[in-house]
Small-subunit ribosomal RNA, 5' domain from an uncultured bacterium, 522 nucleotides, folded computationally. The RNAcentral record of the full RNA draws on ENA, Greengenes and SILVA. Model confidence (mean pLDDT): 82 of 100.

Context: one part of a larger RNA
RNA sequence: GGAUGAACGCUGGCGGCGUGCCUAACACAUGCAAGUCGAACGAAGCACUGCAGACGGAGAUUCGUCGAAGCCUGCAAUGACUUAGUGGCGGACGGGUGAGUAAUGCGUGAGCAACCUGCCUUUCAGAGGGGGACAACAGUUGGAAACGACUGCUAAUACCGCAUAAUGUACAUUAGGGGCAUCCCUGAUGUACCAAAGGAGCAAUCCGCUGAAAGAUGGGCUCACGUCUGAUUAGCUAGUUGGUGAGGUAACGGCUCACCAAGGCUGCGAUCAGUAGCCGGACUGAGAGGUUGAACGGCCACAUUGGGACUGAGAUACGGCCCAGACUCCUACGGGAGGCAGCAGUGGGGAAUAUUGGGCAAUGGGCGCAAGCCUGACCCAGCAACGCCGCGUGAAGGAAGAAGGCUUUCGGGUUGUAAACUUCUUUUGUCAGGGAAGAGGAGAAGACUGUACCUGGCGAAUAAGCCACGGCUAACUACGUGCCAGCAGCCGCGGUAAUACGUAGGGGGCCAAGCGUUGUCC
Numbered sequence: 001g002g003a004u005g006a007a008c009g010c011u012g013g014c015g016g017c018g019u020g021c022c023u024a025a026c027a028c029a030u031g032c033a034a035g036u037c038g039a040a041c042g043a044a045g046c047a048c049u050g051c052a053g054a055c056g057g058a059g060a061u062u063c064g065u066c067g068a069a070g071c072c073u074g075c076a077a078u079g080a081c082u083u084a085g086u087g088g089c090g091g092a093c094g095g096g097u098g099a100g101u102a103a104u105g106c107g108u109g110a111g112c113a114a115c116c117u118g119c120c121u122u123u124c125a126g127a128g129g130g131g132g133a134c135a136a137c138a139g140u141u142g143g144a145a146a147c148g149a150c151u152g153c154u155a156a157u158a159c160c161g162c163a164u165a166a167u168g169u170a171c172a173u174u175a176g177g178g179g180c181a182u183c184c185c186u187g188a189u190g191u192a193c194c195a196a197a198g199g200a201g202c203a204a205u206c207c208g209c210u211g212a213a214a215g216a217u218g219g220g221c222u223c224a225c226g227u228c229u230g231a232u233u234a235g236c237u238a239g240u241u242g243g244u245g246a247g248g249u250a251a252c253g254g255c256u257c258a259c260c261a262a263g264g265c266u267g268c269g270a271u272c273a274g275u276a277g278c279c280g281g282a283c284u285g286a287g288a289g290g291u292u293g294a295a296c297g298g299c300c301a302c303a304u305u306g307g308g309a310c311u312g313a314g315a316u317a318c319g320g321c322c323c324a325g326a327c328u329c330c331u332a333c334g335g336g337a338g339g340c341a342g343c344a345g346u347g348g349g350g351a352a353u354a355u356u357g358g359g360c361a362a363u364g365g366g367c368g369c370a371a372g373c374c375u376g377a378c379c380c381a382g383c384a385a386c387g388c389c390g391c392g393u394g395a396a397g398g399a400a401g402a403a404g405g406c407u408u409u410c411g412g413g414u415u416g417u418a419a420a421c422u423u424c425u426u427u428u429g430u431c432a433g434g435g436a437a438g439a440g441g442a443g444a445a446g447a448c449u450g451u452a453c454c455u456g457g458c459g460a461a462u463a464a465g466c467c468a469c470g471g472c473u474a475a476c477u478a479c480g481u482g483c484c485a486g487c488a489g490c491c492g493c494g495g496u497a498a499u500a501c502g503u504a505g506g507g508g509g510c511c512a513a514g515c516g517u518u519g520u521c522c
Base pairs, nucleotide, nucleotide: 001522002521003520004519006518007517008516009515010514013391014390015389016388017387018386019384020383021349026347027346028345030344031343032342035089036088037087040086041085043083044082045081046079047078049076050075051074052073053072055070059066060065096302097301098300105227106226107225108224109223110222111221112220115219116218120215121214122213123212124211125210126209128162130160131159137152138151139150140149141148142147168193169192170191171190172189173188174187175186176185177184178183198207199206200205228274229273230272235265236264237263240262241261242260243259244258245257246256247255277299278298279297280296281292282291283290284289304325305324306323307322308321327338328337329336330335355381357380358379359378363377364375365374366373367372394424395423396422397421404415405414406413407412429458430457431456432455433454434453438448465511466509467508469506470491471490472489476505477504478503479502480501486493487492
């Protein structure tokens, strides 16, 4: 000198764009953050319609009866209607944090003749015929609650058999081709095995379902190289290293197991200990390098602590389940409930870090044929000079060089064209009027927002500080103090004439809505 997620002191007008718990991965009140589909399904409710029955009884009457409205019950049908339950898809994305991790991570480059992939795209083929349940519901019943138990009824795109079966899978035979050891690819034949679901619509048709081939996307695994410090850590290792076989996995593999062999790593630093998420990047520097990993993007890990599996195309399953621990809460003492490292917010810690805001209008995501619903992702607004950038706090004239202040050799000097005063201007401010873009594909739809912006009125009006003035280093006098009080980055000032302390006046600053100090990095 530059930089900063900064903090502190003094000061503080506006706008734009960013950024904002670096500490306790400490504990959390409250609200919200993941739902959706009635075009899969039964049921209930509501509305409406029709039929039947009972009640009813305006009225008519030849007094025997006939009978409208209304209401109740049952059955049936309908509905842009509502939804507790079954069912489907999504809750593995999006959002947070950096505790752990020195390599099961990350970065770069290869590879899988050892792999998976819901939704999506393209193509081929198929969807035949049956069955039995369980919720909801009804009844009974336990419990303070959380939540259950028993009996009975019922539907499905829920569940289970059967049929069909190749270009699939497995095995066998065979032909051709290839390679990188086990082998791989292509073709033919044979045997065995594996599937399905319907819904909407008057219909056309649309949306789905099943098997397969390819693609895309997303993942899994392997190898090489690189990846902080310590030798005041020198030896480490028994599933350890390799083989055979088996099991397991989507898949290779000591991944696991049985047997066999005795290996494997290490001074090119094993093991142990400490520290740490890694990178694209960021800061600095002429570069080489050094430092760093906030914000934005990629990867990884974690979700109160530890362990476990289930479901699923996919699980570290943050707002899923089970067990154990710590903690908090409820309780009728028998037993239950919870997990902000999501967005706000609270306590605590700290030098220190914001609103319990608005909206789904845009972008994106989930579900849905759609309308749409959900979305603290996101878009906005609020707070903070925390940072960067831009603008303003007026301009021109104006000497009686006014008053006042300070100083003085008492003549004066200086503050100083500075002010007053005159003439202008109106960025900003304020008032009034108009008023967007962001919204597209037919229309509608804007949180921000009556915002930005434009026009007009008013009036210099609403707006300057901070640091320093002995030398380094731009800028000096007076008074006070008297080795005191104090200053100080270094040299050093202060003991009665202090340009170095304190105050005032003056002057300096390529400082300025900031300035200075402190911390950290180059």